[in-house]
Molecule: small-subunit ribosomal RNA
Organism: metagenome
RNA sequence: AGAGUUUGAUCCUGGCUCAGAACGAACGCUGGCGGCGUGGAUUAGGCAUGCAAGUCGAACGGGAUGCCAGAUCUUUUAGUUUUCGGACGAGAAGGCUGGCUGAGAGUGGCGAAAGGGUGAGUAACGCGCGAGUAACUUGCCUCCAAGUCGGGAAUAGCACCUGGAAACGGGUGGUAAUACCGGAUGUGGCGCAUCUUCGCAUGAAGAUGUAUCUAAAGGUGGGGAUUCUUCGGAACCUGCCGCUUGGAGAUGGGCUCACGUACUAUCAGCUUGUUGGUGAGGUAACGGCUCACCAAGGCUUAGACGGUUAGGUGGUCUGAGAGGAUGGUCACCCACACUGGGACUGAGACACUGCCCAGACUCCUACGGGAGGCUGCAGUCGAGAAUCAUUCGCAAUGCGCGAAAGCGUGACGAUGCGACGCCGCGUGUAGGAUGACGGCCUUCGGGUUGUAAACUACUGUCAUGAGGGAACAAUGUCCAGGGAGUGAAUAUCUCUUUGGAGUGAUAGUACCUCAAGAGGAAGCCACGGCUAACUCUGUGCCAGCAGCCGCGGUAAUACAGAGGUGGCGAGCGUUGUUCGGAUUUACUGGGCGUAAAGGGUGCGUAGGCGGUAUUGUGUGUCGGAUGUGAAAUCCCACUGUUCAUCGGUGGAAUGGCAUCCGAAACUGCAGUGCUAGAGUACAGGAGAGGAAAGCGGAAUUCUCGGUGUAGCGGUGAAAUGCGUAGAUAUCGAGAAGAACACCAGUUGCGAAGGCGGCUUUCUGGACUGAUACUGACGCUGAGGCACGAAAGUCGGGGGAGCAAACAGGAUUAGAUACCCUGGUAGUCCCGACCGUAAACGGUGUACACUUGGUGUGGGUGGUUUGUCCCCAUCCGUGCCGUAGCUAACGCGUUAAGUGUACCGCCUGGGGAGUACGGCCGCAAGGCUAAAACUCAAAGGAAUUGACGGGGGCCCGCACAAGCGGUGGAGCAUGUGGCUUAAUUCGAUGCAACGCGAAGAACCUUACCCAGGCUUGACAUGCCUGUCGUAUCCUAUCGAAAGACUGGAGUCAGUUCGGCUGGACAGUGCACAGGUGCUGCAUGGCUGUCGUCAGCUCGUGCCGUGAGGUGUUGGGUUAAGUCCCGCAACGAGCGCAACCCCUGUGAAUAGUUGCCAGGUUCUCUUCGGAGAACGGCCCUCUAUUCAGACUGCCCGUGACAAGCGGGAGGAAGGUGGGGAUGACGUCAAGUCAGUAUGGUCCUUAUGCCUGGGGCUGCACACGUGCUACAAUGGCCGGUACAGAAGGAAGCGAAACCGCAAGGUGGAGCCAAUCCCCAACGCCGGCCUCAGUUCGGAUCGGAGUCUGCAACUCGACUCCGUGAAGUUGGAAUCGCUAGUAAAGGCGUAUCAGCUACGACGCCUUGAAUACGUUCCCGGGCCUUGUACACACCGCCCGUCACAUGACGAAAGUUGACUGCACCCGAAGUCGCUGAUCCAACCCGCAAGGGGGGAAGGUGCCGAAGGUGUGGUGGAUGAUUGUCAUGAAGUCGGAACAAGGUA
Repeated sequence: AGAGUUUGAUCCUGGCUCAGAACGAACGCUGGCGGCGUGGAUUAGGCAUGCAAGUCGAACGGGAUGCCAGAUCUUUUAGUUUUCGGACGAGAAGGCUGGCUGAGAGUGGCGAAAGGGUGAGUAACGCGCGAGUAACUUGCCUCCAAGUCGGGAAUAGCACCUGGAAACGGGUGGUAAUACCGGAUGUGGCGCAUCUUCGCAUGAAGAUGUAUCUAAAGGUGGGGAUUCUUCGGAACCUGCCGCUUGGAGAUGGGCUCACGUACUAUCAGCUUGUUGGUGAGGUAACGGCUCACCAAGGCUUAGACGGUUAGGUGGUCUGAGAGGAUGGUCACCCACACUGGGACUGAGACACUGCCCAGACUCCUACGGGAGGCUGCAGUCGAGAAUCAUUCGCAAUGCGCGAAAGCGUGACGAUGCGACGCCGCGUGUAGGAUGACGGCCUUCGGGUUGUAAACUACUGUCAUGAGGGAACAAUGUCCAGGGAGUGAAUAUCUCUUUGGAGUGAUAGUACCUCAAGAGGAAGCCACGGCUAACUCUGUGCCAGCAGCCGCGGUAAUACAGAGGUGGCGAGCGUUGUUCGGAUUUACUGGGCGUAAAGGGUGCGUAGGCGGUAUUGUGUGUCGGAUGUGAAAUCCCACUGUUCAUCGGUGGAAUGGCAUCCGAAACUGCAGUGCUAGAGUACAGGAGAGGAAAGCGGAAUUCUCGGUGUAGCGGUGAAAUGCGUAGAUAUCGAGAAGAACACCAGUUGCGAAGGCGGCUUUCUGGACUGAUACUGACGCUGAGGCACGAAAGUCGGGGGAGCAAACAGGAUUAGAUACCCUGGUAGUCCCGACCGUAAACGGUGUACACUUGGUGUGGGUGGUUUGUCCCCAUCCGUGCCGUAGCUAACGCGUUAAGUGUACCGCCUGGGGAGUACGGCCGCAAGGCUAAAACUCAAAGGAAUUGACGGGGGCCCGCACAAGCGGUGGAGCAUGUGGCUUAAUUCGAUGCAACGCGAAGAACCUUACCCAGGCUUGACAUGCCUGUCGUAUCCUAUCGAAAGACUGGAGUCAGUUCGGCUGGACAGUGCACAGGUGCUGCAUGGCUGUCGUCAGCUCGUGCCGUGAGGUGUUGGGUUAAGUCCCGCAACGAGCGCAACCCCUGUGAAUAGUUGCCAGGUUCUCUUCGGAGAACGGCCCUCUAUUCAGACUGCCCGUGACAAGCGGGAGGAAGGUGGGGAUGACGUCAAGUCAGUAUGGUCCUUAUGCCUGGGGCUGCACACGUGCUACAAUGGCCGGUACAGAAGGAAGCGAAACCGCAAGGUGGAGCCAAUCCCCAACGCCGGCCUCAGUUCGGAUCGGAGUCUGCAACUCGACUCCGUGAAGUUGGAAUCGCUAGUAAAGGCGUAUCAGCUACGACGCCUUGAAUACGUUCCCGGGCCUUGUACACACCGCCCGUCACAUGACGAAAGUUGACUGCACCCGAAGUCGCUGAUCCAACCCGCAAGGGGGGAAGGUGCCGAAGGUGUGGUGGAUGAUUGUCAUGAAGUCGGAACAAGGUA
């Protein structure tokens, strides 16, 4: 950084897709180790169990338990003793007293508002950033000042009684405090007054004075003089911790403000405590926060109100950046704690593990009542594609309490699980070629896997085993010392310091050492292009793949498997999501003539932008400073983990905001000026500009009258229609409505729509000229307003012509059309709507600038006799073009060029300018305007072709002009079809069909039936055997093939060896064989367009490019033939020529050819004939030459090429004919001629044999032959060719037969012999008929070939004698030695189906005006939506399937507004007849003060009723759209698409 994909190709527009990075991921396959991170994104769904907030005895009463001590009591007992009654009795247990310990619970204090979780709600002062608070608060902490005096009354715990299942209470009695309540004091504080200073309006700070008001609590150490004492101690002194008042600080918080903060206008108006004021209440505090009264305000297109979505941020991901997306972990803020409401306590809450109420849910219950809240850590169920341990520890860090020890802490520190991510390491290293085996491929040679393995030598990371073994730990505390402070003090206490003791969950872990052994450790994806990486096999539009393009229908690098290769690697792929690529929303950085896109036009509001000079200001702007912009993150440097991930320290950065100082060019604002923008006044001329009224003529139609008679009208042709009741035509008169010929012009006017006879009136705008005036008054313009063709609507008129609808006639397969005859709305006028058009220059408005040329409309100036021309200039309106622009086409001072300002609009095609909603409309409908779904395109311009019922030019037996045929008949032949055991196969428009086949009775033969063979009928190699080989004859069976028997038969060489060659046989193996398939795998050959004149290349030039030019143009030609011109110059394949035959002549050569002349001989009917010699004159044969080139003349043409005519010549403009077939097209034909890839068969799809079939016949077609007759038939006579062929051959003479033919055998391997015409000509008969035409068919008799003529040969003779009397629609050949007619020959071949094919000669015409038309072709041009190229493309209805969406009587759940009802808890207010210890009065009783229960009022959650709104789901039926190899009907569009 780009790439693929629209086309035959190109450029552009434009979408889709890919390569990158990332993730709290999931899924598939696989999985060795470690470190660091990270892990419920879904149901803010429900939760069993355990833990997550306590602590203080140095605040208090009390004290279980245990220990110690004491005296004594009780019980018991070893033992001692005994008077035997008993006594003593260590010890043990219990009780008592005292001390120590201090559990559980309670009063009290502090904490529980932190920490931890989650993101439901919230579009908000919630958050971020920056300010303010002179409108506030702040427990614990620090500092300062002052104080801490003296009393009182209760109440838990406890004891007893008692209710309840429980939860939880009730009563009585006694008790403590740092709990509670009075009193004293008042440094101070509050309040008030005065003064000073300051500020920002309310005010703030300080000082002075001052009546009233306003505090407190103790606990715990040490001390020794004095005093008291219950002998414990107290007073006293001195510490520490508390307490109270006040001030200051720090920290945290409350409130307020500027700015920023998602989508939606298919949400445009919202609001009644609403906005403000006065007063009051309330709060820590300002405030409608609340209330009473007053006023009627407040917000909003700079988006109010409503709806939807969403925690915000630091940051994270991506990106070059600007941006875009996102907000998990970490950090800050907010909100929430089952749902909703509420307050209490407190410094702080309206409180996650507090309270009250209501609701849902769960649990317990004795049914009366109760309990609960994991969005704390683990864990469980559910839902889900998906997210972990009911672990260890308070050792560290931090927090709460405590004087402290310490206690608590699921915060936290750790470990575990998960490849979820990042980072690191390993699975070995080196050597090792006969390049082993195996695999795969193969052209069979080999290649590759591959130094890879084996093997040899090493190493020891990780893992394993053994041994050693950390840091994180130091505070605090205690002990022993030193120093300092307090103090009377060497007590104590505090601070500091030295030494020591002791504290580890992780963990016997990290780390280190040793041991052993390559031992335990590699997969995943891809391999057609994009995109690195290729082969084989299988499959056969199947199975499947696919991100896009697209692969797969028998040779798949695209499916599946394998081998190989590429990529990454403990991972690899897939899916999902985000950014990127995408400049594809364009700020950076896009567009709008034709690709999507300029509003139909103007006026104008808001807004945006704005000439020139100067002064001020300092809004924007610029510079500097200060504060802030948390930390973490990113970046840089250094550094710690072996490196890295990760961490530490420092720096930089944090585009911003605020304040202060400064600058003044530009911008804004304010002021004063100016005149170049804009406007006003004056004078002119131009104009289909607008409105109203009046007038005019031509035409059409109608009415009346006249003339006049049979048609008119209409069309491609007709018909409907009109007309004898008098039309059309024509003349005259009249009526009506509408439109205004000529002038008329890419002329004029208007903003656009639009405006066209003439006159008048009213009226708008533009232009020109010269002066004066105003003094920026300007440009654009969202909304808004006005205008706005045609059609359409409403009401009233009018209505001649025209004319939707409609009717009829035609056309047509149909014709609801095109054409014709009629004809109503409408078209016209008035009034009112509609508001759209290809409303187009497909080009918004305004201004400025930028070479020109040439027309035209209007004005002015100059010049001039003259507006006649010309020159200059302003405003319009056209054409061509420079630069420039553009994808190209094109635009080009009237820009689509270069700039400025403003508005509108676009963002792939379809769905769709549609649905829903809203607004407008009488309606029709208009404006605004989506989505689901679907496609990979849809498009623009240009290029090359092809095509056109487009155009131009030209050619061809293409038509025309002619001649003869085919199509009708019979037969022959080929084909289709039918039939068949088989009728073998191929060829199928021209370009298959007398074609392959130049010969099907057997053979051929490929087909069918039957019988046989299996290394084979044929080839090569190996093995064995024989050489008595091979070969020939032969009995038997058989249809033959074949099986089998007997006999004959002695290969060649030789080193004498079965040794060599050769031949044959046998069996087995390799293999043979196949007319089996694929001509769409191929070679070769062929057909066709077409013997048409075309098809290309090199260099150059033009074009962004495909491509063009050349090859087009003007002429000309049979021809891209030639000439000229030309950004082309040359060249190649084609054309032509060179080759062959033929036409003229010459030379040479004369045998088998020829015989003019000559000689000789023979015969003679005396004309002549034959033979020989001789000759090469002629003919001929066959070789070489000559000749024809527009060379010559005239005309024409461009002085050309050429054309026309002429001369000469055998031949004249290519003399005639042949051979020769460019680039290519048709997947044309042929695997059955041969060759050949692949595939199939292998005792058969091969081979042999007999017989049959290819010949089969209701039928159809092609090609031919013979005819239908007199230009003929028959009979007799008679003349003239060319080219071929001949040895298993041609075969003469002669004889036989009516004939086919037979006998015969001369001659000939051929210019020698054989074969050699017919039509014609002469004469005769027939006389127009199914015939003396025609010969099919059939009967009979023969001949020939052949092994064999039944199926199934040809020919001959006799007899028979069919159809057919010139052929419908249609169609073929031919332009001169041609057509037509006539015969002759040859190949194949035993014979023949030949009437075919290929050749040969004989006789021998007619016609061509011409290129309009049919067909085919060539060149140029034009249109195109075609490129498989018109046999193209393509549209709509209907039918079927699938999908999506809309409507719909309704139904259903959710959210929400309004009105009303009910009204819990609770605050506040009122009341409080009941109750009450502290204070006061009082001896007391009692009273007072103060308070409480209870009651009640306002508000008030949930709930209820009614009525609206919003967005969902669903709904019989219905509408539309999309998609879908082969459905139906038509044929709308693309060419003039056949009616543009």